[in-house]
RNA sequence: UCAUCAUCCAGAGCGGCUGAGGGACGGGCCCUGUGAAGCCGCGGCAACCUGUGAUGUCUCGUGAAGAUAGACCAGGUGCCAAUGCCCGACCGAUGAUGA
Numbered sequence: 001u002c003a004u005c006a007u008c009c010a011g012a013g014c015g016g017c018u019g020a021g022g023g024a025c026g027g028g029c030c031c032u033g034u035g036a037a038g039c040c041g042c043g044g045c046a047a048c049c050u051g052u053g054a055u056g057u058c059u060c061g062u063g064a065a066g067a068u069a070g071a072c073c074a075g076g077u078g079c080c081a082a083u084g085c086c087c088g089a090c091c092g093a094u095g096a097u098g099a
Stems, first nucleotide, its partner, number of pairs: 001099008013042005021031003025088004043080003048076004055069005060063001084091001
């Protein structure tokens, strides 16, 4: 980068440096010197993947059996204004798998 699949009306911010933009794109509407974006530190949310697996259910061969769902915790990511901010599109983002 491409392909496939899943999700996108829930949830979660403080400090330091810095200093004008940001919300992907078009239109709109917003946020922003009462500090945008970025970087760093700390914190949090969530549960896609991995590990562990309390516990529940089912099966019959009744076993420290098999199948299935799976809390908590840890790790890999992601996210922490507004429904992906709204509408549009042959749109985008994130995760998992494959090339």
A computed fold for a 99-nucleotide RNA from an Actinomycetota bacterium, annotated as SAM riboswitch aptamer (S box leader). The source organism's lineage runs through Bacteria, Bacillati and Actinomycetota. It was read from a public genome assembly, where an Rfam model found it.